[in-house]
A computed fold for a 354-nucleotide part of an RNA from a metagenome, annotated as small-subunit ribosomal RNA, central domain. The prediction has a mean pLDDT of 86.
Context: one part of a larger RNA
């Protein structure tokens, strides 16, 4: 158990797309489903009310009216809103067309410094590690310095509370193909929209499956050390697994711990992209200073809220859907399913205990 809530106290789905539902923007005609308003009939007796009257009185019987689970049917009438049907509208939403932004995504071909291995010459006693060591490696000649080969990952600086992206995520260059947003123009379509149960897609890391590949770094496991011990922090080796293709899993403090659209409501600063307009110019894809729009931060007026703090990017003031929450342990366990090669996910109790 509601007219309460979800940043932090239990709760917003990892994220988008969309099926039924639900909710929907302006104007004019109609219709009269719904809604209203009048009225008929019905709405059994019992019982309840509530006036009488009958048993000597109550109880209790009789009788008249009221009521009769606010209903159901029929009729006549209203026309605002909502539904539907008709015609229109441009402001939401789509399209188009301009010139810009961007680590947005596949795919390919290129490059660059480090490692690590290799050959070659040079050197010739110690390197390498620590807090100090000491395992390791080295006369089978190491670290070290030139020179040249290979191989696989990774892209410094630029880099910026800077950019893209639905969220995960996205960083050297060049092309190809692919998607999206912002910003002017207002040319064309004219509500064609909002959310979305179920469903579908994608979704870091590690994890499995078949094949490659395998410098580095590096679970596991082995030595060294440190310690009362040390399954550990530190060192020294190392395999998985870190990379590629093709496949599964579908989780994470998947976090802005804030679902998603909309409208309304104070400013100041910053920074990113577009456009105007003014101005300075070495005339360019230049700079600077205002204003618009979206985007990103940061402060704060009202507000709001238990405070922290939020505050045009709300946690203000309203509106549409949607998920979720109901004391703590027991437990995200248990048992049933459903999906998965498995590990395990997703659904998800109770007993009993405070």
């Nucleotide at each position: 158990u509601u007219g309460g809530g979800c940043c932090u106290a239990a709760a917003g789905c990892g994220u988008c797309c969309g099926u039924a539902g639900c909710c929907g923007g302006u104007u004019u005609g109609g219709c009269a489903a719904a809604u209203c308003u009048u009225u008929u009939g019905u709405g059994a007796a019992a019982u309840u009310g509530u006036u009488a009257g009958g048993c000597u009185c109550a109880a209790c019987c009789u009788a008249g009216c009221a009521c009769c689970g606010u209903g159901c049917a029929g009729a006549a009438g209203a026309g605002a809103c909502u539904a539907c049907c008709a015609a229109a509208c441009u402001u939401g939403g789509g399209a188009c067309c301009g010139g810009g932004a961007g680590g947005a995504g596949u795919u390919a071909g290129g490059a660059g410094u480090a490692u690590g291995c290799u050959u070659g010459g040079g050197g010739g006693a110690g390197c390498g590690g620590u807090a100090a060591a000491a395992u390791g490696u080295u006369a089978u000649a190491a670290u070290c310095c030139c020179a040249g080969g290979u191989a696989g990952a990774c892209u410094a600086c630029c880099u910026g509370u800077g950019g893209c992206g639905a969220a995960g995520g996205c960083g050297c260059c060049u092309a190809a193909c692919u998607a999206g947003a912002a910003c002017g123009g207002g040319u064309c379509c004219g509500a064609c929209g909002g959310u979305g149960a179920g469903g579908g897609a994608c979704g870091a890391a590690a994890g499995c499956u078949a094949g490659g590949g395998g410098a580095u770094c590096a679970a596991u496991c082995c030595g060294g050390a440190u310690u009362a011990g040390a399954u550990a922090c530190c060192c020294g080796a190392g395999u998985a697994g870190u990379c590629c293709u093709a496949g599964c899993u579908g989780u994470a403090a998947a976090c802005g711990c804030u679902g998603u659209g909309a409208g309304c409501a104070a400013g100041g600063u910053g920074u990113u992209a577009c456009a105007c307009a003014u101005u300075c110019u070495u005339c360019g894809u230049g700079g600077a200073u205002g204003u618009g729009u979206a985007g990103u931060g940061u402060c704060g007026a009202a507000g709001a809220g238990a405070a922290g703090u939020c505050g045009u990017u709300a946690a203000g003031c309203u509106c549409a859907c949607c998920g979720c929450c109901u004391g703590g342990g027991a437990a995200g366990u248990a048992u049933g399913g459903u999906c998965g090669c498995a590990a395990g996910a997703c659904u998800g109790a109770a007993a009993c205990u405070u």